Two RNAs folded together computationally: RNase P RNA and transfer RNA, 440 nucleotides in total. Rfam match: Bacterial RNase P class A. It is annotated as a ribozyme.
RNA sequence: GGAGUCGGUCAGACAGUCGCUGCUUUCUUUAAUGAAAGUGGAGGAAAGUCCGGGCUCCACAGGGUAGGGUGCCAGGUAACGCCUGGGAGGUGUGAGCCUACGGAAAGUGCCGCAGAAAAUAUACCGCCUAAGCGCUUGCGGGCGCCGGUAAGGGUGAAAUGGUGCGGUAAGAGCGCACCGCGCGGCUGGUAACAGCCGUGGCAGGGAAAACCCCACCCGGAGCAAGACCAAAUAGGGGGGCACUGGGUUUAUCCCUGACGCGCGACCCGCGCGGCUCCCGGGUAGGUCGCUCGAGGCGCACGGUGACGUGCGUCCCAGAUGAAUGACUGUCCACGACAGAACCCGGCUUAUCGACCGGCUCCUCCU
RNA sequence: CGGGGUGUAGCUCAGCCUGGUAGAGUACUGCUUUCGGGUAGCAGGAGUCGGAGGUUCAAUUCCUCUCACCCCGA
Repeated sequence: GGAGUCGGUCAGACAGUCGCUGCUUUCUUUAAUGAAAGUGGAGGAAAGUCCGGGCUCCACAGGGUAGGGUGCCAGGUAACGCCUGGGAGGUGUGAGCCUACGGAAAGUGCCGCAGAAAAUAUACCGCCUAAGCGCUUGCGGGCGCCGGUAAGGGUGAAAUGGUGCGGUAAGAGCGCACCGCGCGGCUGGUAACAGCCGUGGCAGGGAAAACCCCACCCGGAGCAAGACCAAAUAGGGGGGCACUGGGUUUAUCCCUGACGCGCGACCCGCGCGGCUCCCGGGUAGGUCGCUCGAGGCGCACGGUGACGUGCGUCCCAGAUGAAUGACUGUCCACGACAGAACCCGGCUUAUCGACCGGCUCCUCCU
Repeated sequence: CGGGGUGUAGCUCAGCCUGGUAGAGUACUGCUUUCGGGUAGCAGGAGUCGGAGGUUCAAUUCCUCUCACCCCGA
C1' cells in the first nucleotide's frame, strides 16, 4: 500500500422566520378558554408481532391427562427460543464464520423409480470348480449338476466398516497392522468432552423440520386489558298523590271508563297514555390507566465474559383526529431505510453512506 | 392498536394433516352431430403451487423469514 474479518459510534450541519403539541409559571375570564414567557418533543430499527417479562381482568387446593414449546455443557438474567464462555462437527491460507447439536438396539410407520436385494436380508452379470456326482477325452483337460463367493461390474440419494499385507480354488475380519466403531477402566475437567490403556472382529443404513420416547418449561385473554365519574331517551325497583260511576261494613281493595293526545275540523271508529319524586344498572361523553423506568450517563470494584454491586449525577415525547413541520440563506461527502400510541428485554427483516478501534493475509521498503 | 385466516390452470376450489404421479367444475382449442349456430359427445392444451432460504435422496405438502389480500374486536 492492497484485500479481508470482527466490534463500536453517527444517521446531513449551522443560522433566521413562521407554525403544531405536552408541561410549568404569570395575567385575563364565573368557568371552559385565551395570551405571554420558559422548557421538552421519534428510531436504530419506532417495523414484523416471532419469543420472553411487567401491568390488568378472569380462572385456580394439590397431582395427573390433553395441547404447545425448548433440546451439547456451564453460567448470566425478572424471564426467554436471548446473551456470554466452553465442547463437538463443518468451512476458510488466516483473522474468523456457521450449526433445529438429546434418543433410530423403546415401539409403530416410511425409503417412489431403478435394482438380485432398501433392512428378518439376498445374488442379475461376473469370479471359482478345491471336495462330491454324471458325461466325455487326443489323458493335459473340457462340459453339466450339486455348490462356493460378495473382491469386481451394474442399479440407486443411500448396498451391511475403510486401506494394505497375508491367506484362499476363488474369496471373505478368515488372520494381522493402522484408522474408525462398541464396551470396560484410569487420568484431566463442575460438566459437555478429551487423552491413555485394555478388550470385542464389528452388531441394526437414512430420516425424529414422520408419529413418538426422554428431560425441562408453560393457566387464559389482552390497554379496544381494566377502573372511576356520568347527560337525554327508553326499560327495571320503590314511595307518595289523584279523576267518573258502581260493588263492599268506613278505610283498604276490586270493577268500570270518563278524560287527555294523534288520525286537518265535526260524527262514528281506531291507536296511545295515570302524575310526581327517589334508587340502581347502563349508553353517549369525560377522567384515570400514561410514562420515573428490570431508566440513561460517569467512576470504582468483582468476574475471561455476558453481567453484578456501590457511589455520584440527570429527567429524556405522551397525543386521542392524534403534534414533531414549512420556508429562506450558507456549506459538504448531496443525505438511505423508515415514523411512537401501555411499557420493557431480545430476535428477525429493511437501510445511501461516514468515522473509530482490534486482528488476519498478500506485496513492497528500511 | 390487538387477534385470526387465505394465496394452486383465465375464474371458483380440491390435494398439504400422513412428503415421491398436481386434479375437478367452468372457460379455451380441435373433431363429430346440424343447412348454420346452440346443446350433446369425443379428444386436447394450459399451472415459477405468492416470493426467498433451510431439512430431506426428493417439498404444493415440514420449518424459518418475507410480500399481498381478507375477516373480527369500541